[in-house]
RNA sequence: GGGCGCAUAGUUUAAUGGUUAAAACAUUCGCUUCACAUGCGAAAGAGUCCAGGUUCGAUUCCCGGUGUGCCCA
Numbered sequence: 001g002g003g004c005g006c007a008u009a010g011u012u013u014a015a016u017g018g019u020u021a022a023a024a025c026a027u028u029c030g031c032u033u034c035a036c037a038u039g040c041g042a043a044a045g046a047g048u049c050c051a052g053g054u055u056c057g058a059u060u061c062c063c064g065g066u067g068u069g070c071c072c073a
Base pairs, nucleotide, nucleotide: 001072002071003070004069005068006067007066010025011024012023013022018056027043028042029041030040031039049065050064052062053061
């Protein structure tokens, strides 16, 4: 330098055009225990890397950028 992917909660992932973006782990609180752990219940937590475009409507489709992974040279 060229090609192909990925970027969503603290972490790991889901959501492939249409309710207020879902779950697990972690965190906090409660129950249970003498206490801890386990188990059970509840709560809080992200508007989706950035900026444009298409659309009635974009996490999703298109263009550019940034970061990152792999391959080729």